[in-house]
RNA sequence: UAGUUGUUAACGCUGAAUCGUAAAGAGCGGGGGAACCAAUUGAUCGGGGUGAAUCUCAGAAAUGAGUAGGGCGACUCGUCCGUCCGAAUCCGACAGCUAACCUCGUAAGCGUAGGUGAGGAGGUUU
Numbered sequence: 001u002a003g004u005u006g007u008u009a010a011c012g013c014u015g016a017a018u019c020g021u022a023a024a025g026a027g028c029g030g031g032g033g034a035a036c037c038a039a040u041u042g043a044u045c046g047g048g049g050u051g052a053a054u055c056u057c058a059g060a061a062a063u064g065a066g067u068a069g070g071g072c073g074a075c076u077c078g079u080c081c082g083u084c085c086g087a088a089u090c091c092g093a094c095a096g097c098u099a100a101c102c103u104c105g106u107a108a109g110c111g112u113a114g115g116u117g118a119g120g121a122g123g124u125u126u
Stems, first nucleotide, its partner, number of pairs: 011111004018026002027106006037096001046094001047091004055066004069085005075119006
């Protein structure tokens, strides 16, 4: 000096998942639930929810290649470039929207650092 690994603190990322006097709280987020509107048939091959995570092709399968869509590159916005994800799970025959009302969650997992324009914030010096 460079790389790798571990620990601690700060900081940052995905996410609703933060604050707090740690509560029957606040905030954030989800579900059920009238009128009106929509729907009005039939079926079991069911149907529905959370989520960005849906769909297509190939394959016996494992899986692969793409894709709707969604993130990241450390102030904000624009632009160029790069890169990643594109899962999982819950309800249990059942739910359109939906005021009042009812009800639930507040986890888990990680460690990025490119260019450029405009605006802003802060520091140092004089």
A computed fold for a 126-nucleotide RNA from Brevibacillus fluminis, annotated as c-di-AMP riboswitch aptamer (ydaO/yuaA leader). The sequence is in RNAcentral, with records from Rfam. The model forms 96% of the base pairs in the Rfam consensus. Rfam family: c-di-AMP riboswitch aptamer (ydaO/yuaA leader). Rfam's curators write: This family represents a conserved RNA structure found upstream of the ydaO and yuaA genes in Bacillus subtilis and related genes in other bacteria.